[in-house]
RNA sequence: GCUCCCAUCGUCAAGUGGUUUAAGAUGUCGCCCUCUCACGGCGGAGUCAGGGGUUCGAAUCCCCUUGGGAGUA
Numbered sequence: 001g002c003u004c005c006c007a008u009c010g011u012c013a014a015g016u017g018g019u020u021u022a023a024g025a026u027g028u029c030g031c032c033c034u035c036u037c038a039c040g041g042c043g044g045a046g047u048c049a050g051g052g053g054u055u056c057g058a059a060u061c062c063c064c065u066u067g068g069g070a071g072u073a
Base pairs, nucleotide, nucleotide: 001072002071003070004069005068006067007066010026011025012024018056028044029043030042031041032040049065050064051063052062053061
């Protein structure tokens, strides 16, 4: 250089065109429990890498950019 794959809450991660408010785990915050801590229970906040296109409708399809990985000479 060329080809292919990946990018979703802090971390892991489901969803692959349509009411689902983008699920869940872990972490975090608050409350309860406890003499206190831990454990446990309840609740909250927190995410679609960026830009453009297709479509009535895009996290999902297409293009470009950025970052990461694999193969190849």